Predicted 3D model of a 66-nucleotide RNA (c-di-GMP-I riboswitch aptamer) from a soil metagenome.
RNA sequence: GGCAAACCCGCCGGAAGGCGGGGACGCAAAGCUCCCGGGCCCAGAACGGGUGGCCGAGCUGCCGAA
Numbered sequence: 001g002g003c004a005a006a007c008c009c010g011c012c013g014g015a016a017g018g019c020g021g022g023g024a025c026g027c028a029a030a031g032c033u034c035c036c037g038g039g040c041c042c043a044g045a046a047c048g049g050g051u052g053g054c055c056g057a058g059c060u061g062c063c064g065a066a
Base pairs, nucleotide, nucleotide: 002027003026007022008021009020010019011018012017025053031059032058033057036056037055038054039051040050041049042048
């Protein structure tokens, strides 16, 4: 130097949840992939949706600290 949980406001969605602003619980890949595998959540039930800040794995990023 970077990201940004809960919570608050606005918008989107049936929901889980997402996006933007505020905000920092945390993170050394909290960068990307959920059309790689498993888990969990929603559900209008399905060849459906969501989560990469649940885990493994893969790809990318020169190393360390915070």